Annotation
RNAcentral holds the full RNA, with entries from ENA. A computed fold for a 356-nucleotide part of an RNA from Acidimicrobiaceae bacterium AH-315-P05, annotated as large-subunit ribosomal RNA, domain IV. The coordinates come from a structure-prediction model, not an experiment, and the mean pLDDT is 87. It matches the Rfam family "Bacterial large subunit ribosomal RNA". Gene Ontology terms of the family: ribosome and structural constituent of ribosome.
[in-house]
Context: one part of a larger RNA
C1' cells in the first nucleotide's frame, strides 16, 4: 500500500449524480392494525408483548387403545370401561447468565408522484425496462377445393377445423369516454360519359416493272403480283369521373374591434379551410423562454407535490383521463439504521516487500 473479513468515541447522510456499499429488521405465539378498494385485498400494514432451564398439579385437551363388562343380529359385530405408551398448549412457583427465536438461516418500514393494470418476456457476452406480449375491445378479410401461408410442381398447413371458425391489422385489464373532417391519399361501390394497350379494320402513300407517250433523256406516265408505310372506326381493366369509407394513412385556423375605473372579453365584424381542437389533461416522460408565478416540504430546494394556464410544439384505440392490487422500474420525502462521511484508527488473513 492491494484485496477479503471484524470492531470502533462523539455526531448520524454532513458523503454522494443518488443512502451505492455497509448496518438495521429478520422466528414463533399473543395483542393491534389507516388511508384506499375491483369487497378479494391493502396486511406480516404501521406498532406492542412474551420466549431459556428447574418444579408443581392422577394440569386442560388429543393420539394409540391392554384388560374387563354388557348386547344379539352371533359376526373380521355393537357398546362401555379405559392400563400402559405418547404428543402436549396454558397457568403457578423458582434458577441462572452481559445477553434465552443466545449459533446458523431467517422481511427494514412508511408518505407521495410517473409509467406500465397484472403473472410473464427481451438486447447468450455493458441495456429487464415505461421495451414485447397479455386477457380485454374494435376493424378489415374468409361460404369451404375458405381466405391465408410455403413450395416450379405434385402437394402440404390452415383443419380431420366451418364465421361462437379462422387469417390480417390496431389498441391493451377495469371505470368514464372516445368529438368534428372524405378536400389530398388508400379501400369499398358504381358504370352514363371522356381517355386508353394487344387486336380488328383498312382510307390513303411510298418502292419495283409489262406496257404506253414525247422520242433521244440520267426522260415522263405506270396495270397486276410482291413488298413496305398505314387514316377513319370497333375494342377491357385501369385513370379521369360519380359515391360511401377516419378503432383506414391522416388533419383538426388567422386578424381586428368591443363592457361605467383598469385589465379582460361573454358578445361583434373579415379572410382563409375538408374541418378549424370537443371531454379530459396541462411548465407534464411533452414547456424554448424557464430555477414560469403562488403555494407546501427545508435555516437553506434548478428536483418533488398541489396549484395556474401565456399548450415554442397535450388530446381522445398512432387511444384520452382516471385507478384497487402489482413491479430486482424511474423521482421525492421521513422514520430507523449505520465508518457513506465529518477523519480516520486498530484487529485478522492472503498478496506486494526483504532473504532464501
Nucleotide at each position: 500500500c492491494u484485496a477479503u473479513g471484524g470492531u470502533u468515541a462523539a455526531g448520524g447522510a454532513a458523503c454522494u449524480c443518488g443512502g451505492c456499499a455497509a448496518a438495521a429488521u429478520c422466528c414463533a405465539u399473543c395483542c393491534g392494525u389507516a388511508a384506499c378498494u375491483u369487497c378479494g385485498g391493502g396486511a406480516g400494514a404501521a406498532g406492542g408483548a412474551u420466549g431459556a432451564c428447574c418444579u408443581c398439579g392422577c394440569c386442560a385437551g388429543g393420539g394409540u387403545g391392554a384388560u374387563g363388562a354388557c348386547a344379539c343380529a352371533a359376526g373380521c359385530u355393537g357398546u362401555c370401561u379405559g392400563a400402559g405408551c405418547u404428543c402436549g398448549a396454558a397457568g403457578a412457583g423458582g434458577u441462572g447468565g452481559c445477553a434465552c427465536a443466545a449459533a446458523a438461516u431467517u422481511g427494514g418500514g412508511g408518505a407521495a408522484a410517473g409509467c406500465g393494470a397484472c403473472u410473464g418476456u427481451u438486447u447468450a457476452c455493458u441495456a429487464a425496462a415505461a421495451a414485447c406480449a397479455c386477457a380485454g375491445c374494435a376493424g378489415c378479410g374468409u361460404g369451404c377445393u375458405a381466405a391465408g401461408a410455403c413450395g416450379u410442381a405434385a402437394g402440404u398447413c390452415g383443419a380431420u377445423g366451418u364465421a361462437u371458425a379462422c387469417g390480417c391489422u390496431g389498441u391493451g385489464a377495469c371505470g368514464c369516454c372516445u368529438g368534428c373532417c372524405c378536400g389530398g391519399u388508400g379501400c369499398c361501390g358504381g358504370a352514363a360519359g371522356g381517355u386508353u394497350a394487344c387486336g380488328g379494320g383498312g382510307a390513303a402513300g411510298g418502292g419495283u416493272u409489262a406496257g404506253c407517250c414525247c422520242u433521244u433523256g440520267a426522260g415522263g406516265c405506270g396495270a397486276a403480283g410482291c413488298u413496305c408505310u398505314g387514316a377513319a372506326c370497333c375494342u377491357a381493366a385501369g385513370c379521369c369521373c360519380c359515391g360511401g369509407u377516419a378503432a383506414a394513412c391522416g388533419g383538426c385556423g388567422g386578424c381586428c374591434g368591443u363592457a361605467a375605473c383598469u385589465a379582460u372579453a361573454a358578445c361583434g365584424g373579415u379572410c382563409c379551410u375538408a374541418a378549424g381542437g370537443u371531454a379530459g389533461c396541462g411548465a407534464a416522460a411533452u414547456u424554448c423562454c424557464u430555477u414560469g408565478u403562488c403555494g407546501g416540504g427545508u435555516a437553506a430546494g434548478u428536483u418533488c407535490c398541489g396549484a395556474c394556464c401565456u399548450g415554442c410544439a397535450c388530446g381522445a384505440a398512432u387511444g384520452g383521463c382516471g385507478u384497487a392490487a402489482c413491479g430486482a422500474c424511474u423521482u421525492u420525502c421521513c422514520c430507523a439504521c449505520u465508518g457513506u462521511c465529518u477523519c480516520a484508527a486498530c484487529c485478522a488473513u492472503a498478496g506486494a516487500c526483504u532473504c532464501g